[in-house]
RNA sequence: GGAGUUGGCCAGGCAGCCGCUGUCGAUUUCGAUCGAUAGAGGAAAGUCCGGGCUCCAUAGGGCAGAGUGCCAGGUAACGCCUGGGGGGUGUGAACCCACGGAAAGUGCAGCAGAGAGUAGACCGCCUAAGUCAUGCAAAUGACCGGUAAGGGUGAAAGGGUGCGGUAAGAGCGCACCGCGCUGGUGGCAACAUUCAGUGGCAAGGUAAACCCCACUCGGAGCAAGAUCAAAUAGGGAAGCAAUGUCGUGGCCCACGAUGCUUCCGGGUAGAUCGCUAGAGGCGUAUGGCGACGUGCGCCCAAGAUGAAUGGCUGUCCAAGACAGAACCCGGCUUACGGCUGGCUCUCCAC
Numbered sequence: 001g002g003a004g005u006u007g008g009c010c011a012g013g014c015a016g017c018c019g020c021u022g023u024c025g026a027u028u029u030c031g032a033u034c035g036a037u038a039g040a041g042g043a044a045a046g047u048c049c050g051g052g053c054u055c056c057a058u059a060g061g062g063c064a065g066a067g068u069g070c071c072a073g074g075u076a077a078c079g080c081c082u083g084g085g086g087g088g089u090g091u092g093a094a095c096c097c098a099c100g101g102a103a104a105g106u107g108c109a110g111c112a113g114a115g116a117g118u119a120g121a122c123c124g125c126c127u128a129a130g131u132c133a134u135g136c137a138a139a140u141g142a143c144c145g146g147u148a149a150g151g152g153u154g155a156a157a158g159g160g161u162g163c164g165g166u167a168a169g170a171g172c173g174c175a176c177c178g179c180g181c182u183g184g185u186g187g188c189a190a191c192a193u194u195c196a197g198u199g200g201c202a203a204g205g206u207a208a209a210c211c212c213c214a215c216u217c218g219g220a221g222c223a224a225g226a227u228c229a230a231a232u233a234g235g236g237a238a239g240c241a242a243u244g245u246c247g248u249g250g251c252c253c254a255c256g257a258u259g260c261u262u263c264c265g266g267g268u269a270g271a272u273c274g275c276u277a278g279a280g281g282c283g284u285a286u287g288g289c290g291a292c293g294u295g296c297g298c299c300c301a302a303g304a305u306g307a308a309u310g311g312c313u314g315u316c317c318a319a320g321a322c323a324g325a326a327c328c329c330g331g332c333u334u335a336c337g338g339c340u341g342g343c344u345c346u347c348c349a350c
Base pairs, nucleotide, nucleotide: 001346002345003344004343005342006341007340008339009338010337012316013315014314015313016312017311018310020039021038022037023036024035025034026033027032041322045333046332048331049330050329051328052327053221054220055219056218060253061252062251063250065217066216067215068214069213070084071083072082073081074080085099086097087096088095089094100212101211105210106209107206108205122151123150124147125146126145130143131142132141133140134139159177160176161175162174163173164172178201179199180198181197182196183195184193185192186191225273226272227271228270235264236263237262238261239260240259244258245257246256247255280299281298282297283296284295285294286293287292
């Protein structure tokens, strides 16, 4: 100098003029006016998770269904975060994991190949044992039979190397390695193992296939819901009905209520609350590897409702990208400009 990886911070500032919304104060001809003060985000996006809150509602059990899936922690909780284990990618810093179970069962895997899962004999090797034929005999040929060590096919073929053994072979036996089981040691655990014993040794893969196992799970949602005011038609029709019907996902039980369902027609759509003081923010001390917790101190940072924060001028600079709250919060994912720290690899010079 180049390339990469991983953190932190900012998201234009200042001044002037005019214009919006909330709150507080003052004035008011009750229409408003003036002053002070505050006024979009790190993602406000996605609506993917988890909750707070409101209602059903007195709200319990089961089945089905759904979600998660290594261990230990954090958290209100989670499918999130932290640390560790195992596996994978990369030279590396780092990053990723849909990470329980294949000996409960079912299913699936093209072609090639003899054979692809309680799966084999194509080319080979042998001719022991048995039968037949030829031959004086040795032996030769054939049948029957044995074999899976060699070769071939395939992504994958019934552990590997060596020695013995055999008619030829084979864990058939043995040694070592591998694998399973049991124990020891370390660790809370997942797990690890230059540890020990034992067994010839399960015949694979796939569960983001069905399935089995463990844990968790009422529902609907601020257009929730509450209050006030106003208006209308206390309208009409049909059906079911206490052995019933209805009750916020389906089914059953329990519990509660005493009516319920469908169609036609009519009236209203206004105002207020919910609505922002919180699982809140900042600083500091302390505990912890860390996520985070605890103590102390300080602060109050939008509440619109056809939807507020805009326009112009000047100046500074690192020259501002992606992009606008609508009940609130904790995450994840996606979009994106600039400044800056750590670490890794590589090139060159000294």
Predicted 3D model of a 350-nucleotide RNA (Bacterial RNase P class A) from an uncultured Granulosicoccaceae bacterium. Of the family's consensus pairs, 98% are formed in the model. Rfam family: Bacterial RNase P class A. About the family: Ribonuclease P (RNase P) is a ubiquitous endoribonuclease, found in archaea, bacteria and eukarya as well as chloroplasts and mitochondria. Gene Ontology terms of the family: dimeric ribonuclease P complex, tRNA processing and ribonuclease P activity. The prediction has a mean pLDDT of 80.